RNA sequence: GUUCCAUCCAGAUCCGGGUGAGGGACAUGGCCCUCUGACCCCGGCGCAACCGGCCCGAGAGGGCAGCGGUGCGAAUGCCAUGGCCGAUGGGAG
Numbered sequence: 001g002u003u004c005c006a007u008c009c010a011g012a013u014c015c016g017g018g019u020g021a022g023g024g025a026c027a028u029g030g031c032c033c034u035c036u037g038a039c040c041c042c043g044g045c046g047c048a049a050c051c052g053g054c055c056c057g058a059g060a061g062g063g064c065a066g067c068g069g070u071g072c073g074a075a076u077g078c079c080a081u082g083g084c085c086g087a088u089g090g091g092a093g
C1' cells in the first nucleotide's frame, strides 16, 4: 500500500519533558483550539474493551478480568455538503 468485516452522538475535564506555529484527515462554507505553547515525539496517569485470556452457549451471541497486543484522552468523524471519503481493530493475501 490492497481487500473483507466490525465500530465511530459513551468514556478519559489530563500531567511532566522536548519542539516552536500552526492545528481540527481532504475540498468548500462555517465554527473552534492554539505562544496562558496547540499539532507532533517521549514518559506518566487515565478511559475503553477490537484481538489474545477465562466462563456460558449447538450457534449467533452473552458475561468476567484489565495481564499482553493495539487504540483513545476538545467540541457527534466539531457542523453542513461531496466522495468505496477518513480513523481504529481484526482477518486475508
Stems, first nucleotide, its partner, number of pairs: 002092007014044005022033003026082005045073003050069003053064004077085001

The RNA shown here (SAM riboswitch aptamer (S box leader)) has 93 nucleotides and comes from an Acidimicrobiales bacterium. The source organism's lineage runs through Bacteria, Bacillati, Actinomycetota, Acidimicrobiia and Acidimicrobiales. Its Rfam family is "SAM riboswitch aptamer (S box leader)". About the family: The SAM riboswitch is found upstream of a number of genes which code for proteins involved in methionine or cysteine biosynthesis in Gram-positive bacteria.